[in-house]
RNA sequence: UCCGGCGUAGCUCAGCGGUAGAGCGUCCGGCUGUUAACCGGAGGGUCGUAGGUUCGAAUCCUACCGCCGGAG
Numbered sequence: 001u002c003c004g005g006c007g008u009a010g011c012u013c014a015g016c017g018g019u020a021g022a023g024c025g026u027c028c029g030g031c032u033g034u035u036a037a038c039c040g041g042a043g044g045g046u047c048g049u050a051g052g053u054u055c056g057a058a059u060c061c062u063a064c065c066g067c068c069g070g071a072g
Stems, first nucleotide, its partner, number of pairs: 001071007010024004018055001026042005048064005
């Protein structure tokens, strides 16, 4: 320098054009003599950044940034 993959909640990840979700963790409650386990609920996101396409973008396109891998 070139090619490819990935970037979404504190962590691991789903979501593939039409209201952003799950598990774990955190907090509150239930159960229990207490803890753990189990059960219910709540909070938590400018979807890497900036543009473009579209009635509508996490999703499609472009550039850039970061991480990983490959080629030279």

Model confidence (mean pLDDT): 83 of 100. The RNA shown here (transfer RNA) has 72 nucleotides and comes from Symbiobacterium thermophilum IAM 14863. The RNAcentral record of the sequence draws on Rfam. It matches the Rfam family "tRNA". Gene Ontology term of the family: triplet codon-amino acid adaptor activity. The organism belongs to Symbiobacterium thermophilum, within Bacteria.